[in-house]
This is a predicted structure of a 72-nucleotide RNA (transfer RNA) from Flavobacterium odoriferum. It was read from a public genome assembly. The prediction has a mean pLDDT of 82.

RNA sequence: GAUUCUGUAGCUCAAGGGUAGAGCAGUGAGCUGUUAACUCAAAGGUUGUAAGUUCGAACCUUACCAGAAUCG
Numbered sequence: 001g002a003u004u005c006u007g008u009a010g011c012u013c014a015a016g017g018g019u020a021g022a023g024c025a026g027u028g029a030g031c032u033g034u035u036a037a038c039u040c041a042a043a044g045g046u047u048g049u050a051a052g053u054u055c056g057a058a059c060c061u062u063a064c065c066a067g068a069a070u071c072g
C1' cells in the first nucleotide's frame, strides 16, 4: 500500500428498513443477627464520525477514523 472482517449500555453480545434489547456488573428496595446468595424495581445508548438513498436507516450506499487477519 491492497483486500476482507469488526466497531451497538461499564463488559460480553443480540436486533430480517418500522418504538434499540438480553446476560453480567453497578444503583435502590425486600429477605437476615450480619454478609453472601436469592427476589423485585428503576437507571444506563447522539448504534465509531460525516454525508447520501428512503415516508422511515443500527441495518442499504460513499468517504473517513480505530482495531484485527491475509497478501505485497
Base pairs, nucleotide, nucleotide: 001071002070003069004068005067006066007065010024011023012022013021018055027041028040029039030038048064049063050062051061052060